Predicted 3D model of a 319-nucleotide RNA (Bacterial RNase P class A) from Allobrachymonas sp.
Its Rfam family is "Bacterial RNase P class A". Gene Ontology terms of the family: ribonuclease P activity, dimeric ribonuclease P complex and tRNA processing.
A source record names the gene rnpB.
Its mean pLDDT, the model's own confidence on a scale to 100, is 77.
NCBI's taxonomy places the organism under Bacteria, Pseudomonadati, Pseudomonadota, Comamonadaceae, Allobrachymonas.
The sequence is in RNAcentral, with records from ENA.
This record gives sequence, structure tokens and C1' cells, in this order.
RNA sequence: AAAGCCUGCCAGACCGCCGCUGGUGCAAGCGUGGAAACACAGCACCAGAGGAACGUCCGGACUGCACAGGGCAGCGCAGGAGGUAACACCUCUCCACCGCAAGGUGCGGAUCAGAGCAACAGAGACGAGCCGGUUCAGUCCGGGUGAAACGGGCAAUCUCUGCGCGCAGCAAUGCCAAAUAGGCCAGCGAUGACGUGGCUCCGCGGAGCUGGCGGGUAGGCAGCACCGAGCCGGAAGGCGACUUCCGGCCCAGAGGAAUGGCGGUCACGCGGCGGGCAACCGCCGUGCACAGAAUCCGGCGUACCGGCAGGCUUUACAU
Repeated sequence: AAAGCCUGCCAGACCGCCGCUGGUGCAAGCGUGGAAACACAGCACCAGAGGAACGUCCGGACUGCACAGGGCAGCGCAGGAGGUAACACCUCUCCACCGCAAGGUGCGGAUCAGAGCAACAGAGACGAGCCGGUUCAGUCCGGGUGAAACGGGCAAUCUCUGCGCGCAGCAAUGCCAAAUAGGCCAGCGAUGACGUGGCUCCGCGGAGCUGGCGGGUAGGCAGCACCGAGCCGGAAGGCGACUUCCGGCCCAGAGGAAUGGCGGUCACGCGGCGGGCAACCGCCGUGCACAGAAUCCGGCGUACCGGCAGGCUUUACAU
């Protein structure tokens, strides 16, 4: 220098104006909306998407239901050892395959428990027969073809073995709680309740009326967002995944769903033009990915303009 391998990271910055969501404080405990439950307005300060928030494919937390124990069925996993809350994830390692190598991949339990399967070729393809030689004896040796031939292979074919798994999911679930309809209870009611017209009396209609209770729905609150398998830094142990200890920090959150819009400057990429021997400089245009939380975590998979850093391998050349 060229070609590669493996890790880690960034994924525009700043300013101005106008907004949105949440928290805290002040103010108000009055007002507004609502039957209630409950919600809300103003000002100030603070905070406000991601490495994948994505797919919803695995594993958990949490919640409800079910559940003595064992087994069958079903689903999943599969070298060995370890990590973890758990896993199909991760780490180390053996083996196999790929690569000159750095390294990558895993289709890696069992074929004397049983079943099934093998194109073409070949007499014969799953079960021992067949041919030649040989032996006391199916006793032993050999057999063109074919990936496999008188023994074996395939378990990513069923199966067997070992291990794991109860079912549903935040539209889970808990609490508060209208109207209407229906339910239950009590009282009154054809000796006229109740409704209605003139309003004590009367006329007409007339079988329900009144009160209470409880369940469910609309609606509201919680779950739910500061205290966690949390984040950052350091130390110790371990090859490593990871664990322990110490110090510091509090870090989005709605419920039709906030995290935005406009303008400017700079950075970066691409294209064009001009200048310059060149490195490069100036101007103009254009672009700035993939994608956006929705109960919360751990993984895996997939998408991604462009860029940075570190370690390593091979080849060539120079010293």
C1' cells in the first nucleotide's frame, strides 16, 4: 500500500420566533364541567424517542383463573461445562465443515427397541438371498455396478432417551360509579293509586305507582413511569459471559395518543461552474438514512444515508 476479519461508537450542532405533553413550585381551595366518581384553567422553572422505540419471534416480571401427587397426550430444546430472574439468548471449550489466515458456521443425543427411505447403474437396494472358491460345518475369503452390496447410512422421516412447559394476557386486573331496561324486597292500589281537563267537590282515561337494595354498562381513577433483574464511574474475582462491593444519579410518558413547525448560521455528502501547477479555495443547486415509545424488562431477527476509533490476518515493496 492493497485485500480482508473482529469489536466498540456517532448517527447533525447552535440561535431566534410560535406551539404541544408531563413533573414541581406559586396562586386558588374559590371557580368551571359533571348526577357522582373525578377532571381542569394562569405564571415560573425543569424534563421530553431509538439503536433499533420496528417485527411481536423467544424468555421473564406483573395480574386473573385453575391447581394434592403422579402419568398420558401436545409443544419446545439437544456435544461438554458455565452465566442468568429466565430463555431457543450469551460465554468458554471439544468435534465437524468453510477460509492460505485473522476468523466464520452448526443441519452436533440415540440406528443391536421398532418402523420407514435411497434416482441412475446393477442379477440383487434393506433382507438376506445370489455367484465363485474353501471348510468337519453358512466355516472362512472374494464378487463387475453404485454414494452405499452380503455391513452399513439417514434421526432436518416417524420413533426412542433426557430436560423444560398449567391457561390467558394491561382491551390483564382492582376500585368508584349514571341514565335506560330488566331483577329482588317493602308499602300503597279497581273501596280507583296514578295521569289529565276546569283545579277541594266534579268529569274522562285508568293498572299500576312510590321507596329501597344489588349486579352489569357508559364515564372516572388506579395498574403506569422516580427506585428499577435501573443508569454512570471505580475496585476486586473470573480465560470469558458475568458476579460482588463502593461512590454518584433519577432518566419521556399519552390514553385517539405530546416529543412539532418556520427562519437563519455552521458542519458533512453528491453534482455543476470558476480560480489554482497541485494540495485546495470560492459560488450555486441539492441531499442529510432506517424509522418513531404505548404495562415494563432480557434477548433474537430485520431495516439503515454517511462517518469515526481500536485490535488482528494475508500478500507485495522499502529499510